A computed fold for a 477-nucleotide part of an RNA from an uncultured prokaryote, annotated as small-subunit ribosomal RNA, 3' major domain.
The RNAcentral record of the full RNA draws on ENA.
Its Rfam family is "Bacterial small subunit ribosomal RNA".
Context: one part of a larger RNA
RNA sequence: UGACGGGGGCCCGCACAAGCGGUGGAGCAUGUGGUUUAAUUCGAUGCAACGCGAAGAACCUUACCUGCCUUUGACAUCCCUGGAAUUCUAUAGAGAUAUAGAAGUGUCCUUCGGGAAAUCAGGUGACAGGUGCUGCAUGGCUGUCGUCAGCUCGUGUCGUGAGAUGUUGGGUUAAGUCCCGCAACGAGCGCAACCCUCGCCUUCAGUUGCCAGCAUUAAGUUGGGGACUCUGAAGGAACUGCCGGUGUUAAGCCGGAGGAAGGUGGGGAUGACGUCAAGUCCUCAUGGCCCUUAUAGGCAGGGCUACACACGUGCUACAAUGGCCGGUACAGAGGGCAGCAACGGGGCGACCCCGAGCGAAUCUCGCAAAGCCGGUCUCAGUUCGGAUUGGAGUCUGCAACUCGACUCCAUGAAGUCGGAAUCGCUAGUAAUCGCGGAUCAGCAUGCCGCGGUGAAUACGUUCCCGGGCCUUGUACA
Numbered sequence: 001u002g003a004c005g006g007g008g009g010c011c012c013g014c015a016c017a018a019g020c021g022g023u024g025g026a027g028c029a030u031g032u033g034g035u036u037u038a039a040u041u042c043g044a045u046g047c048a049a050c051g052c053g054a055a056g057a058a059c060c061u062u063a064c065c066u067g068c069c070u071u072u073g074a075c076a077u078c079c080c081u082g083g084a085a086u087u088c089u090a091u092a093g094a095g096a097u098a099u100a101g102a103a104g105u106g107u108c109c110u111u112c113g114g115g116a117a118a119u120c121a122g123g124u125g126a127c128a129g130g131u132g133c134u135g136c137a138u139g140g141c142u143g144u145c146g147u148c149a150g151c152u153c154g155u156g157u158c159g160u161g162a163g164a165u166g167u168u169g170g171g172u173u174a175a176g177u178c179c180c181g182c183a184a185c186g187a188g189c190g191c192a193a194c195c196c197u198c199g200c201c202u203u204c205a206g207u208u209g210c211c212a213g214c215a216u217u218a219a220g221u222u223g224g225g226g227a228c229u230c231u232g233a234a235g236g237a238a239c240u241g242c243c244g245g246u247g248u249u250a251a252g253c254c255g256g257a258g259g260a261a262g263g264u265g266g267g268g269a270u271g272a273c274g275u276c277a278a279g280u281c282c283u284c285a286u287g288g289c290c291c292u293u294a295u296a297g298g299c300a301g302g303g304c305u306a307c308a309c310a311c312g313u314g315c316u317a318c319a320a321u322g323g324c325c326g327g328u329a330c331a332g333a334g335g336g337c338a339g340c341a342a343c344g345g346g347g348c349g350a351c352c353c354c355g356a357g358c359g360a361a362u363c364u365c366g367c368a369a370a371g372c373c374g375g376u377c378u379c380a381g382u383u384c385g386g387a388u389u390g391g392a393g394u395c396u397g398c399a400a401c402u403c404g405a406c407u408c409c410a411u412g413a414a415g416u417c418g419g420a421a422u423c424g425c426u427a428g429u430a431a432u433c434g435c436g437g438a439u440c441a442g443c444a445u446g447c448c449g450c451g452g453u454g455a456a457u458a459c460g461u462u463c464c465c466g467g468g469c470c471u472u473g474u475a476c477a
Stems, first nucleotide, its partner, number of pairs: 001477002003474003007471007015461002019425005026316008034307002042053002064302007073127001077126002079123005086103007107116003129291002132289003138285002140280003143276001145274001150189006156165003169180003195268004200236007210225002214223002239262001242256005318418001322377007334365003339358002344353003384415001389410007431453007
C1' cells in the first nucleotide's frame, strides 16, 4: 500500500421488510446430468452453464455412426496434353459413380501454318484440405462485478524508502454531483450533458391519410376542403427560472405557483482503470503441434428425437372473479412478388377451387382477445382438466416409418392450489389478454417486439445478500 475480520461508523440496491403473482406437487414442452447406444457430434458448468451457441436436426444442415466409393482431390495458383462451351438419352447401381451413344462446333488475333481467351476433361508434382489438438501461445468479439462511482496523471510539497498528499475533512447529491475548508494547484478516463424515442405547442407540407361546414353515397364513396386526426421535417418548451421556508450569505433541501411536463419528466443507446489464465481455435483470423490413399473428399441409410432416473427453464391446469353457447365493441407494431391474397364457390373442419388487387398510409395478412349483453351449467374429478390412445383426413416437401404441424370423430389419465426451500416485480410496473416478426418449404409453449385491461405495498434499515467511503486490528501478500 492492499486484502481480510462472526471490528466500528456513515450510505446505497426489489438486499431485507410491506405487498402481489409464481416455481418446488400434476401432465406436457424444452435444455442439461446420468444411463444406454454402432453413433446417441461438439462446446457452455456457482452467481455469470442448463427454451445457452441453435433466429427453426425428416434429406440437407451434420461436424457423429455403419456401409459403399475417390486420391492433385468439392475449392485456389502454376506446368503439360486433348477437346469450344453446352445440351440430351440409354444401361448398371441405394446413391456417389461407371459405361455407351447423340446433338453442337462459337469469340479475338492471323504471315491461313497456327496462336490466344473463356470453359471442360486427362496427367505430373509443387500443393490443396482438416468443425483435428492447444482459448493456459493469441487477435477479435462477449459475459461478469456494474451504469457500481470510481480509476489515474503532471507539477509541487512531505517521507531515507515503499509511498503519502491531491482523492482525506464539514455539508450535499443518483453521482469523485456540487459547495466550503485544506500543501496543494491543475488535468485525463469515468458521472452528467450532447444522440434516439414517448409526452405539450407552433410552422411548413396534404396523398394513398383525415372530414368540421356544403353537396353526394350502401360506404370519405365521389365533388370539395387543410380546419381536425394523422404522417414527417424543422423549431419552441424545463433552467430549481419564480415565490415562501430552511441552510453557513454556499451547494442544496422542503413546500407552493404557473405549466402538457418539475427538480435526472418516462424509456433506450452509451459499460472507466481493471477482475475472473472467465467464455469462444466449431463464426472469423492466427502461432505451434498433428493427419496427408486419410484425422481429407463424395454418397446412401441411421443417429443428434434413445429412457429406470435426477435437476433447470417454461406451457396448460386443478375451476363459478369459472366452463360452454349466441349476440356485440375497441388496438398497436409489423410482414408481403419463387410473396400477401379480397370477393365468390365446395368442405363440420384443417383446407381446396377460382383468382380481383397490391413491390403497398392505396391491395392484403386481418374477425384482435380479455371486455360488454343474454342464456345455460350448480360444486361434482364435473358441461373442470386436457394427457394418452384408436380411427379418418388436410398441408408442406423428391420423401413425414424411425422423426413434421394441423383438422375431425371417439377416448378421456394425472391433477381439488402443491413439503423443506426458492424466484420476479415499486406504475402504465406486477398480474392478465390477445396480435406481429425473425429463422423458415414445413415445424414455436422458445426468442424479439406490439398494444388492450390494469392493481397492492414500501413503517423502516435491526437482520440476510451484494456494493461504496472513512477508520481500526492482523503472525496474510